[in-house]
C1' cells in the first nucleotide's frame, strides 16, 4: 500500500437481540483502631476516541477519520 481487530470512569474491564451505562482497583468521607495498615459503610468520578447519517430511541447499527496491535505485500 490492503486486510482485520481494539478504542467504555485514574487503572484494567463488562455492557446478550438498539430502550438510555455498570463491575473490580484506585481516590474521597465516615466507622473501627493510641496511630498508620486491613476491615466494614457511603459518596463522587463518563461527550462510550472523533466527526456524520439511519431511528421515536444508538456504547451497540451503517459510513469517513484518528490512534494502537497484528497479518499479507
Nucleotide at each position: 500500500g490492503g486486510g482485520u481487530g481494539u478504542u467504555u470512569a485514574g487503572c484494567u474491564c463488562a455492557g446478550c437481540u438498539g430502550g438510555u451505562a455498570g463491575a473490580g482497583c484506585a481516590a474521597a468521607u465516615g466507622a473501627c483502631u493510641u496511630u498508620u495498615a486491613a476491615u466494614c459503610a457511603u459518596u463522587g468520578g463518563g461527550u462510550c476516541a472523533c466527526a456524520g447519517g439511519u431511528u421515536c430511541a444508538a456504547g451497540u447499527c451503517c459510513u469517513g477519520u484518528a490512534a494502537c496491535a497484528c497479518c499479507c505485500a